[in-house]
Predicted 3D model of a 75-nucleotide RNA (c-di-GMP-I riboswitch aptamer) from Desulfobacteraceae bacterium UBA5852. The sequence was found by an Rfam model in a public genome assembly. The organism belongs to Desulfobacteraceae, within Bacteria.
RNA sequence: UGAAGAAAAAGCCAAACCUAUUGCGAAGUAGGGACGGAAAGCCACGGGACUCACGGAGUCGGCCGGGUUGCCUGG
Numbered sequence: 001u002g003a004a005g006a007a008a009a010a011g012c013c014a015a016a017c018c019u020a021u022u023g024c025g026a027a028g029u030a031g032g033g034a035c036g037g038a039a040a041g042c043c044a045c046g047g048g049a050c051u052c053a054c055g056g057a058g059u060c061g062g063c064c065g066g067g068u069u070g071c072c073u074g075g
Stems, first nucleotide, its partner, number of pairs: 004073002012037002017032006035062001041068003045065003048060005
């Protein structure tokens, strides 16, 4: 350095649910919360699921795959 991994250490994110708010809606944002996560960081490229005011437009990255970046390192 690469692969691999989460044993250790330092940390990180944050499900369901509740409150406020935006949106027709799926859902998003902020706060609380913690089911879990070695990328549960980012990207809508492919598949898939979902929504609608259904020519079509949108949502989900914590559904799967892919791309890309990153902390630590015992065996």

The prediction has a mean pLDDT of 85.